[in-house]
Large-subunit ribosomal RNA, domain VI from a Thermoproteota archaeon, 293 nucleotides, folded computationally.
Context: one part of a larger RNA
RNA sequence: UGUCGGUCGCCUGAGGGGAAAGGGUCCUCGGUACGAGAGGAACGGGACGUUGCGGCCAAUAGUUAACCGGUUGUCCGACAGGGCAGACGCCGGGCAGCCACGCCGCGUUGGAUAAGAGCUGAAUGCAUCUAAGCUCGAAGCCACUCCUGAAAAGAGGCGGCCAAUCCCCGAAACUAGACCUGGCAACAGGCCUAAAUCGGAGGACGAGGGCCCCCAUAGAAGAUGGGGUUGAUGGAACCGGGGUGUACGCGUCAAGACUUCGGUCGAGGCGUUUAGCCCGCGGCCCCCAACAG
Numbered sequence: 001u002g003u004c005g006g007u008c009g010c011c012u013g014a015g016g017g018g019a020a021a022g023g024g025u026c027c028u029c030g031g032u033a034c035g036a037g038a039g040g041a042a043c044g045g046g047a048c049g050u051u052g053c054g055g056c057c058a059a060u061a062g063u064u065a066a067c068c069g070g071u072u073g074u075c076c077g078a079c080a081g082g083g084c085a086g087a088c089g090c091c092g093g094g095c096a097g098c099c100a101c102g103c104c105g106c107g108u109u110g111g112a113u114a115a116g117a118g119c120u121g122a123a124u125g126c127a128u129c130u131a132a133g134c135u136c137g138a139a140g141c142c143a144c145u146c147c148u149g150a151a152a153a154g155a156g157g158c159g160g161c162c163a164a165u166c167c168c169c170g171a172a173a174c175u176a177g178a179c180c181u182g183g184c185a186a187c188a189g190g191c192c193u194a195a196a197u198c199g200g201a202g203g204a205c206g207a208g209g210g211c212c213c214c215c216a217u218a219g220a221a222g223a224u225g226g227g228g229u230u231g232a233u234g235g236a237a238c239c240g241g242g243g244u245g246u247a248c249g250c251g252u253c254a255a256g257a258c259u260u261c262g263g264u265c266g267a268g269g270c271g272u273u274u275a276g277c278c279c280g281c282g283g284c285c286c287c288c289a290a291c292a293g
Base pairs, nucleotide, nucleotide: 005162006161007160008159009158010157011156015148016147017146021051022050024048025047026046027045028044034039052106053105054104055103056102060100062098063097067093068092069091070090071089072085073084074083075082076081095280109143110142111141116136117135118134119133165204166203167202168200169199170198171197175194176193177192179190180189181188182187211293212228213227214226215225216224233289234288235287238283239282240281241279242278243277244276249272250271251270252269253268256265257264258263
């Protein structure tokens, strides 16, 4: 752009995609059928494990340059708090997220057939699965199940909503009517109005969508999804939950070192303190920002 008004939603499914499944072992069937015996099945049902495919993160494991703590050297004069030592200095932990080594699912069913097995049956009075006709038959083929798919031009179906209008301007011709002038009149001329026709990147109304703003279950950009005061969408605060592991300061104790014997220094322990610090999570709350358009 089209799909013969616009728009929103729900479907159908022509067509397209896939391999989404493949082996194994064991139990049962059953020491059965079969077989003189030796031996020894199958159909069906169940369990376990493995390879592959898809999905997921409650638990387990990994990661976690968000975070918390310990510690070495050096620098900021000391304390406190930090920088650097790799693109974490090293080490101990670590939620969310992402993931596998973890968890879940991959079930079936039907149809037409191949080789092949047959039925009926002529040509050829018999026979013959084939010539007419018919029944079966595979991990293969097709369909179902999964994903996509109205641009499938035979361009689909159903439903909701809004429309299918109004106004303005212009055009030339025509129609109708009123009025004026002239005429006795038929009529002629002029002017105005109305309807209909055509035209306009005109205006209004309008479902819905977009822009705009705050975002994330989304994300390279677009896109997708949510929210926008009739609001918990993001931020802050608070509460809960979680990570680390008990902060600084102060009090007290203290191995020991030094001493002019008066004392000074002092790692570290304990208490304050289940602390302090932090949070990509949840809740709560209109404090801030989603305004104005």
It matches the Rfam family "Archaeal large subunit ribosomal RNA". Gene Ontology terms of the family: structural constituent of ribosome and ribosome. Lineage of the source: Archaea > Thermoproteati > Thermoproteota. Model confidence (mean pLDDT): 81 of 100.